Context: one part of a larger RNA
RNA sequence: GAACGAACGCUGGCGGCAUGCCUAACACAUGCAAGUCGAACGAGAAGCUAUCUUCGGGUAGUGGAAAGUGGCGCACGGGUGAGUAACGCGUGGGAACCUGCCCUAAGGUUCGGAAUAACGACUGGAAACGGUCGCUAAUACCGGAUGUGCCCUGAGGGGGAAAGAUUUAUCGCCUUGGGAGGGGCCCGCGUCCGAUUAGCUUGUUGGUGUGGUAACGGCGCACCAAGGCUUCGAUCGGUAGCUGGUCUGAGAGGAUGAUCAGCCACACUGGGACUGAGACACGGCCCAGACUCCUACGGGAGGCAGCAGUGGGGAAUAUUGGACAAUGGGGGCAACCCUGAUCCAGCAAUGCCGCGUGUGUGAAGAAGGCCUUAGGGUUGUAAAGCACUUUCAGUCGUGACGAUGAUGACGGUAACGACAGAAGAAGCCCCGGCUAACUCCGUGCCAGCAGCCGCGGUAAUACGGAGGGGGCAAGCGUUGUUC
Numbered sequence: 001g002a003a004c005g006a007a008c009g010c011u012g013g014c015g016g017c018a019u020g021c022c023u024a025a026c027a028c029a030u031g032c033a034a035g036u037c038g039a040a041c042g043a044g045a046a047g048c049u050a051u052c053u054u055c056g057g058g059u060a061g062u063g064g065a066a067a068g069u070g071g072c073g074c075a076c077g078g079g080u081g082a083g084u085a086a087c088g089c090g091u092g093g094g095a096a097c098c099u100g101c102c103c104u105a106a107g108g109u110u111c112g113g114a115a116u117a118a119c120g121a122c123u124g125g126a127a128a129c130g131g132u133c134g135c136u137a138a139u140a141c142c143g144g145a146u147g148u149g150c151c152c153u154g155a156g157g158g159g160g161a162a163a164g165a166u167u168u169a170u171c172g173c174c175u176u177g178g179g180a181g182g183g184g185c186c187c188g189c190g191u192c193c194g195a196u197u198a199g200c201u202u203g204u205u206g207g208u209g210u211g212g213u214a215a216c217g218g219c220g221c222a223c224c225a226a227g228g229c230u231u232c233g234a235u236c237g238g239u240a241g242c243u244g245g246u247c248u249g250a251g252a253g254g255a256u257g258a259u260c261a262g263c264c265a266c267a268c269u270g271g272g273a274c275u276g277a278g279a280c281a282c283g284g285c286c287c288a289g290a291c292u293c294c295u296a297c298g299g300g301a302g303g304c305a306g307c308a309g310u311g312g313g314g315a316a317u318a319u320u321g322g323a324c325a326a327u328g329g330g331g332g333c334a335a336c337c338c339u340g341a342u343c344c345a346g347c348a349a350u351g352c353c354g355c356g357u358g359u360g361u362g363a364a365g366a367a368g369g370c371c372u373u374a375g376g377g378u379u380g381u382a383a384a385g386c387a388c389u390u391u392c393a394g395u396c397g398u399g400a401c402g403a404u405g406a407u408g409a410c411g412g413u414a415a416c417g418a419c420a421g422a423a424g425a426a427g428c429c430c431c432g433g434c435u436a437a438c439u440c441c442g443u444g445c446c447a448g449c450a451g452c453c454g455c456g457g458u459a460a461u462a463c464g465g466a467g468g469g470g471g472c473a474a475g476c477g478u479u480g481u482u483c
Stems, first nucleotide, its partner, number of pairs: 001483004006479005013355006019348002021313001026311003030308003035072003040069002047062006079266003088191007097183003102179008110144004119134006150159003164171003192238003199229003204226008241263004245256004268289005291302004319345001321344003327341001328339004358388004368379004392424001394419005402410001427472005432453003438467005448455002
């Protein structure tokens, strides 16, 4: 000098665009953050219409709420950086793999069956939640047939599929090939500090066989061999998410990894599997633990590192806001529903950028202040006065783009027009040298200053005040950190 997710002190007019728990991966009240489909299925409340009525209600139609079976989604999106020095990441390759929805191509969509929730009855429990019996549907479940192709094969053979719905035009279902996009796995190279860590290793290293997986593989197991790594730093310890990037620097380099983007890991702590195309699953399940809550003491419930918000920690970091209008996502043929993703608004000079706080004229160089050699000098065209202008803010009116036809949270916002009046808008630091900027008074090694050198003990340009001056400016200084 530059930089910052900054903080602190003094000060503070407006706008645009960004950014905003770096600390306790501390604990969390409350609300919301993942649903949707009646064009898969049974059943069907309220309401409405008609009718009957003993005036309680019943029946039929319409209607479609809440719940249930089933399908798809919930593995995305959002958060955090605890762990991890690792094929985790970056980059370049590889072969033994999987892939719902989407695109494309070929073929098929036949005949049957048995249940079960909802529901009804009875019943247990304080609750959470159940139990027994009975009834019922399906695109839920099971069997047979066929099977181009598909899989296995000892090449004879064997195995193996489907689902219908409706508004009749579609949406689906099954098998197989290809694609796109996505993912799993392996390898070369690169990736912090410590030798006051020198040896480490027994599924360890390799082989055979077998199991397992979507797939290769000590991934697991049985047997066999005795290997494997290491001063080119193994092992151990410490620290740390990695990268594109960011900051600095002429560069080389150094430091860093907030926001945005890619990858990874985690979801109260530890372990486990289930379902599924995909998870070992943040708002799923089971077990154990710590903690909190409810309880009738028998037993139950919970997990904000989602968005807000609370307590706590801290020098320090925001609203328990609006809308699905746009973009995108899930479901649905669609209408549409959901979406704290997102788009907006609110708060904060936290940063960057822009604008304003007036312009011209004005010497009797006014008054006042300060200095003075008492003549004057300076503040200073500065003010006043005179003549103007109206950016921004204010008031009134019109009023968008974003939305190709409809639909606008933002928002009566931006913008435009009109009106009024210099009117509402300047501070902070410094002035001994480095370093731009000097005098007076007070103080008297005191009080104090200070980044370094150093000032202060009676004339202090260095302390405190004043006048004057210098610098930057809605900021200015200080502290911290990096180059």